[in-house]
Order: sequence, then C1' cells, then structure tokens
RNA sequence: GGGCCCGUGGUCUAGGGGUUAUGAUGACGCCCUUACAAGGCGUAGGUCGCCGGUUCAAAUCCGGCCGGGCCCA
Repeated sequence: GGGCCCGUGGUCUAGGGGUUAUGAUGACGCCCUUACAAGGCGUAGGUCGCCGGUUCAAAUCCGGCCGGGCCCA
C1' cells in the first nucleotide's frame, strides 16, 4: 500500500429501516442478615466512532475519514 471484518452505557454484548436502543457485569440505594457475602427489588449511566448522503423516517442503507483485528504484498 491492497482486500475483508469490526466500532452500541465503565466493560462485554443483542438489535441490519418504523414511536420509548437489549441483556449481562460493574456503580449506587432499599429489602434480607447480628454483620458480611450470596439473593431479591429499584435507580442512574448511551454524541450507537466522526462527517456527509439517501429516505417521510438511519444505530441499521451508501460514500469518505478515524481507530482496531485478520490476510496478502
């Protein structure tokens, strides 16, 4: 340099056009316990990598760029 794949709460991840973006883990609060852990309930936490395009409507489709991985040179 070229080809392919990936980028979504702190971390891992589901969702590939249609109202409010999923779950786990972590954080915080309450319950439980003499207390802690485990368990139960709840709360907060998301520029969906960035910019542009298509569309009535984009996390989702298209282009460019950025970052990461694999392969080739």

About this RNA
Predicted 3D model of a 73-nucleotide RNA (transfer RNA) from a Methanomassiliicoccaceae archaeon. Rfam family: tRNA. It is annotated as a transfer RNA.